[in-house]
Context: one part of a larger RNA
Molecule: large-subunit ribosomal RNA, domain I
Organism: Saccharobesus litoralis
């Protein structure tokens, strides 16, 4: 030193778990916020720190209802303590809510600085805009344009979906310029719980249909297109839900019904044997509109919490019907329009032979004895009534709440996050971003003795079914290090 076998270090693979992910099904809600939001800072206990809580009335107060015999929120134990004269817990309402943040009295390095007016001395007001009224008022007679007063109202924040404006490039065309991506991404502005569209100046085609949306197909068809890449339709059919209309209301109170936020009640076992434990196992029974699941010392219909199944609300929220108030409102056929040129835009359609819609600059009409379309354009037909407006449902999405489901994951996976994670770390900052679960049924977490630096660590006792289950803890792979035999060199 090598191989072998033996026992160990050392590492954390593997298996088994699961508090937390992911994806989704059915409902529910679809907002919150000048009555101070959403998120924050600082407080706040018998309390040093951190989590929740809560807010100087500070792990809380006040009422009303359910439940109750325990409670004093977690790491985390002890103390003082409250409690059937009802603590505590959970729902419903209210009261308190520093300070910062749209922040709005002025100012600012957010969580701090400095103010004026009232004022019952506790407190209250005092930001900007719009909008209405009042009352003043220039240049400039009337006015107006400012100004000041007040009352109403907006601001801000929130995943995604939904409408307007205003919009790239990469890329693709095997290079590129018309074309694509894409009317997408970003970006701004505006709303709802859906939003937008909508009741024909619409198709159709010689028969007729009869708002609007979505879904199937029509169909990758007819077209479009450096006819290249590539874009790419309707009419008809078929469904889904249907509603029409010029206030077709809205709003508020009663009554009634119903749902939602707390709950209640809720069947049936007993033994033997093993074993630290029995829900295994043996014997013989029950329940079942309940054998869904999930706890319990191993695997439990009958032990516990539950589940079918039935029951429940002072209050408060919400839907509906109704009745009874108040409040609005009843237009009356739409000219600088439709149409033309000229230059974009939009239509599946890139100026094409291009209708149709829209319009930025210039013009411009009829007036239902009319006027618009029917893909150039002209006649005939055929159909509709623009230049005013409302309108539910079917469609979109889930920050969020509940309840289930899963041939999802199971811990280098599953969310970046199962653990006090957007944390500790990097970054001047935008911003980037972790590692980390698991003793045992139960701490019974190892009294006491020894060695040892009043140590680290270990031996002895103990406790436990097990301590090679000892806090660096279930199991404990290798890869690497050792210790003992045997062998070889």
């Nucleotide at each position: 030193c090598g191989u072998a076998c033996a026992c160990g270090g050392u590492g954390g693979a593997u298996g088994c778990c699961u508090u937390g992910g992911c994806a989704g099904u059915u409902a529910g809600a679809g907002g919150c916020g000048a009555u101070g939001a959403a998120g924050g800072a600082c407080g706040u206990g018998u309390u040093a720190a951190u989590c929740u809580g809560c807010g100087a009335u500070a792990a809380g107060c006040c009422u009303g209802g359910a439940c109750g015999a325990g409670u004093u929120g977690a790491u985390a134990a002890a103390a003082c303590g409250c409690g059937u004269u009802g603590a505590g817990u959970c729902c419903a309402g209210g009261a308190u809510u520093u300070c910062c943040g749209a922040a709005u009295g002025g100012g600012g390095c957010a969580a701090c600085c400095c103010a004026c007016u009232c004022u019952u001395a506790g407190g209250a007001g005092u930001a900007u805009c719009u909008u209405g009224c009042a009352c003043u008022g220039a240049a400039u007679a009337c006015a107006u344009a400012g100004g000041u007063g007040u009352a109403a109202g907006a601001g801000g924040c929130g995943a995604a979906c939904c409408c307007g404006g205003a919009g790239a490039a990469c890329u693709g065309a095997a290079a590129c310029a018309u074309c694509u991506a894409a009317g997408u991404a970003c970006c701004c502005g505006g709303a709802g719980g859906a939003a937008a569209a909508g009741a024909a100046a619409u198709c159709a085609a010689u028969u007729g249909a009869g708002a609007u949306a979505c879904c199937c197909u029509u169909a990758g068809u007819a077209g479009c297109g450096g006819c290249g890449a590539g874009c790419g339709a309707a009419c008809g059919g078929g469904g889904u839900u249907c509603a029409g209309c010029c206030g077709a209301g809205a709003u508020a109170u009663u009554a009634c019904a119903c749902u939602u936020c707390a709950g209640c009640a809720g069947a049936a076992c007993a033994u033997u044997c093993u074993g630290g434990a029995a829900a295994g196992u043996u014997u013989g029974a029950c329940c079942a509109u309940a054998g869904u699941a999930g706890g319990u010392g191993a695997u439990a219909g009958u032990c516990c919490u539950g589940u079918a199944u039935g029951c429940g609300a002072a209050a408060a929220a919400g839907u509906g019907u109704a009745a009874u108030g108040u409040c609005c409102a009843u237009a009356u056929u739409a000219a600088g329009u439709a149409g033309g040129u000229c230059g974009g835009g939009a239509c599946a359609c890139g100026u094409g032979a291009u209708a149709u819609c829209u319009u930025g600059a210039c013009u411009g009409a009829a007036g239902a004895u009319g006027g618009g379309g029917g893909g150039a354009c002209c006649a005939u037909c055929c159909u509709c009534c623009a230049a005013g407006g409302c309108u539910a449902a079917a469609u979109a999405c889930u920050c969020c709440u509940a309840a289930c489901u899963g041939a999802c994951c199971g811990a280098u996976a599953g969310u970046g996050a199962a653990c006090c994670a957007g944390u500790a770390c990097c970054g001047u900052g935008a911003g980037g971003g972790a590692a980390a679960g698991g003793c045992g049924a139960a701490a019974a977490g190892a009294a006491c003795c020894c060695c040892u630096g009043u140590g680290a660590g270990g031996g002895g006792a103990g406790u436990g079914a097990a301590a090679u289950a000892g806090a660096a803890c279930c199991u404990g792979a290798a890869a690497c290090c050792g210790u003992g035999u045997a062998c070889g060199u």